[in-house]
Context: one part of a larger RNA
């Protein structure tokens, strides 16, 4: 000093639990803001640090609905209050809502500073205290108004809008690496990725063929398939369609131009030609053409449409075109008829039902046993569209709370359908015929240099950009992967369009061969907290006492911690350093043993 066994101690593994995380489905929302927002700062309770709530009406004010016995958060004590005259809670709609904050009267080291102007209050009268306007850009519209006569600029008011936040999500553009792969590396790849900046919706974008490709279907997206095929590619790594075919959705419109009209303005002819046409009567700057605005008209590939005369087919009625007859043209009104706020125009408003923001009714069990405690055994019974959870002193259908199935809103929101209501058409439609008109120009398409298309320049077509040349209107023009013919398809240079599609910060509901306190979000707990940094930033640890605090009253040692009686409690080796309580360390005792 070592073994080994028992008892301890320390010290927080494991067991068992969960308040909380996490991942998917479903619903619904998909915005918030000068009416001042996200986020904050400082106040705010009888005591009041913190956290939540709330703003000088400040643990809250007022109406309405719920809802029915206790109530003044978390969270205990005292004290002092509300309450069946219905509190406290829940939900709807208001009222208040200091200060900073896009911050916006002006400044500023946010949460302070300082001012103008109006009005109230206050004074004998400044002083003073309140409340209220007072940013800047942008459109529209007054108004005034230099240099400079006319304009203009510029100054002023008014009346609309913009701004900042937001999930680091998801969409569209503009810009655009590299690390890598290529076993190095330069074309390539990574990848038009990550990032950056604009910009917008709840979806974004794209969409009604100047299209596809040899089949004959017909906007657009988006899923399977086609297919790792055709192809691209220091033919290296690699990169990589599309047509068809199944599906999910499903919808079409709408302008320019020619033509007419009408208003402004310019120009032009002195011709009197004009006033819808015919006849008759009548007036006299009415004409002609350009361009600007408004209205009709029109919108398409069996090309369309305008104009011209023409056939059919289709309510009434009125007013105008200089009067009268006859056509003829423009406009109204009833009536009919088609359409609508989720495209293509657009405000609403009632009423119905549904749906959402509070809730409400909702079956059936009794003894005896063990036990601290009955839900557990033992014996008998009932419900059941309800044996889904959860909780009650161990393991309950029939004790709570709920489940299954019904039922509900004064008020605010959503959806659907209806009426009211709005819009269009009824002077248009069809059909052939004619025609000198028209169908989106610095376009197209050509050169040449780049993007971009699976396609790297290649036979490179389609598409889109810079720079130069630089067309045609239908007897026209684009496309069918060089280019030509021939067949065929389509009509660009102008615009809108919902559904299927793509996410998911917040909201509800449900689900789990997800986690279970070193897991799971970085936070089950005062977590973006403590604490680190000058900042950008970085960023923990920490969960369990027992059915109930019944949290040891009272004695005794001891300054005390603390310990020993006594007392609760099943349990106190369940005493707050509190379930279980491993191991490592550390003691005590005995037994071998050096």
């Nucleotide at each position: 000093g070592g073994u080994u066994u028992g008892u301890g101690g320390u010290g927080g593994a494991u067991g068992a639990c969960u308040a909380g995380g996490u991942g998917c489905c479903g619903a619904a929302a998909g915005g918030c803001g000068a009416u001042g927002a996200a986020g904050g700062a400082c106040g705010u309770g009888a005591u009041a640090a913190g956290c939540c709530g709330c703003g000088a009406u400040a643990g809250g004010c007022u109406u309405c609905g719920g809802g029915g016995a206790g109530c003044c958060g978390c969270a205990a004590a005292u004290a002092g209050g509300c309450c069946u005259c219905g509190a406290u809670c829940c939900g709807a709609a208001g009222a208040u809502c200091u200060c900073c904050g896009a911050a916006u009267g002006g400044g500023g080291c946010a949460a302070c500073c300082c001012c103008u102007u109006g009005c109230g209050g206050g004074u004998u009268a400044u002083a003073c205290c309140g409340c209220a306007a007072g940013a800047u850009c942008c459109a529209u519209g007054g108004c005034u108004g230099a240099a400079u006569u006319c304009a203009u600029a510029g100054g002023u008011c008014a009346u609309g809008g913009a701004a900042g936040c937001g999930a680091u999500a998801c969409c569209g553009a503009g810009g655009g690496a590299a690390g890598u792969g290529a076993a190095a590396c330069a074309u390539c790849u990574c990848a038009g990725u990550a990032c950056c900046u604009c910009g917008a919706g709840g979806a974004a974008c794209a969409g009604a063929a100047a299209a596809c490709g040899a089949a004959g279907a017909u906007a657009u997206u988006c899923c399977c398939c086609c297919a790792g095929u055709a192809g691209c590619g220091g033919c290296g790594a690699g990169c990589g369609a599309a047509a068809a075919g199944g599906g999910a959705a499903g919808a079409g419109c709408c302008c320019a131009a020619a033509c007419u009209u009408a208003u402004u303005g310019g120009a032009c002819u002195u011709a009197u030609a004009g006033c819808c046409u015919g006849c008759a009567a009548g007036c006299g700057u009415u004409g002609u053409u350009c361009a600007a605005u408004a209205a009709g008209c029109g919108u398409c590939g069996u090309g369309g449409g305008g104009c011209a005369a023409u056939a059919c087919c289709g309510g009434a009625u009125c007013u105008c075109c200089u009067u009268g007859c006859a056509g003829g043209g423009a406009g109204g009104u009833c009536g009919c008829c088609c359409u609508g706020u989720c495209a293509a125009a657009a405000a609403g408003u009632u009423g119905u039902u549904g749906u959402g923001u509070a809730g409400c009714c909702g079956a059936a069990u009794g003894c005896u046993c063990u036990g601290g405690a009955a839900a557990g055994a033992g014996c008998g019974a009932c419900a059941a569209u309800a044996c889904a959870a959860g909780g009650u002193g161990a393991u309950a259908g029939u004790c709570c709370u709920g489940u299954a199935g019904g039922c509900a809103a004064a008020a605010c929101g959503c959806a659907a359908c209806a009426a009211u209501c709005a819009g269009g058409g009824u002077c248009g439609g069809u059909g052939a015929u004619g025609u000198u008109c028209c169908c989106a120009a610095g376009u197209a398409c050509c050169a040449u240099c780049c993007g971009a298309c699976a396609c790297g320049u290649g036979a490179a077509a389609c598409c889109g950009g810079g720079u130069g040349g630089g067309a045609a209107u239908u007897a026209a023009g684009c496309c069918a992967g060089a280019c030509c013919a021939c067949u065929g398809g389509c009509u660009a240079a102008g615009g809108c369009u919902a559904a299927a599609u793509a996410c998911u910060c917040a909201u509800c509901g449900g689900c789990g061969a997800c986690c279970g306190a070193u897991a799971g979000c970085g936070c089950a707990c005062a977590a973006g907290u403590a604490c680190c940094g000058u900042g950008a930033g970085g960023g923990a640890a920490a969960g369990u006492u027992g059915a109930a605090a019944a949290g040891u009253a009272c004695c005794c040692a001891g300054g005390a911690a603390u310990g020993g009686g006594a007392g609760u409690g099943a349990a106190a080796u369940a005493g707050g350093a509190c379930c279980u309580g491993a191991a490592a360390c550390c003691g005590c005792a005995a037994a071998c043993u050096u």